[in-house]
Molecule: SAM riboswitch aptamer (S box leader)
Organism: soil metagenome
RNA sequence: CUUAUCCAGAGAGACCGAGGGAACGGCCCUUUGAAGUCUCGGCAACCAGACAAAAGUUAUGGUGCCAACUCCGACAGCUGAAUGGCAAAUGCCAUUCAAACACUGGAAGAUGAG
Numbered sequence: 001c002u003u004a005u006c007c008a009g010a011g012a013g014a015c016c017g018a019g020g021g022a023a024c025g026g027c028c029c030u031u032u033g034a035a036g037u038c039u040c041g042g043c044a045a046c047c048a049g050a051c052a053a054a055a056g057u058u059a060u061g062g063u064g065c066c067a068a069c070u071c072c073g074a075c076a077g078c079u080g081a082a083u084g085g086c087a088a089a090u091g092c093c094a095u096u097c098a099a100a101c102a103c104u105g106g107a108a109g110a111u112g113a114g
Stems, first nucleotide, its partner, number of pairs: 001114006011040005019029003024073003041066003046062003049058003070108001075105003079098008
């Protein structure tokens, strides 16, 4: 850089001792012990393997993962208001402003494979 996936799932113990959730803003977690290291365990099924005609199954190996949807948002659209233009009209277009929830897309990120 390309591509696939990201609303599911899965934690105990030991050591240590103050941070952590990528970054910004929130909101959270945390001395009832953060992050890190180790041990054991688990989840999942991306790659390889095995089985299968295939769909697929399995969980042996290589990764990955085990608070919160990738924790949420950020940008755009969807929406509303004002002004102007067009149109016979429901309306359409442009500009500006606002924007709670939801949804869609994007961006960024993570992981695998190449």